[in-house]
Annotation: Transfer RNA from Eubacterium sp., 72 nucleotides, folded computationally. Model confidence (mean pLDDT): 81 of 100.
RNA sequence: GCACCUGUAGUCUAAUGGAUAGAACAUCGCCCUCCGGAGGCGACGAUACCGGUUCGAAUCCGGUCAGGUGCA
Repeated sequence: GCACCUGUAGUCUAAUGGAUAGAACAUCGCCCUCCGGAGGCGACGAUACCGGUUCGAAUCCGGUCAGGUGCA
């Protein structure tokens, strides 16, 4: 330099173009308990960025950025 793949909460991970983007761990609060780092209930928190297509985009298209793989 070229080609391809990936990018969603602090971490990991779902979601046929159609719901208020769902869950797990973590964090915080409450309950329980002699105690809690165990158990129960709840809360907070995310679509890498900019455009386009569409009635409707995390999803499709283009560009940018970041990471990875292969070739040179």
Rfam family: tRNA. By type it is a transfer RNA.
Lineage of the source: Bacteria > Bacillati > Bacillota > Eubacteriales > Eubacterium.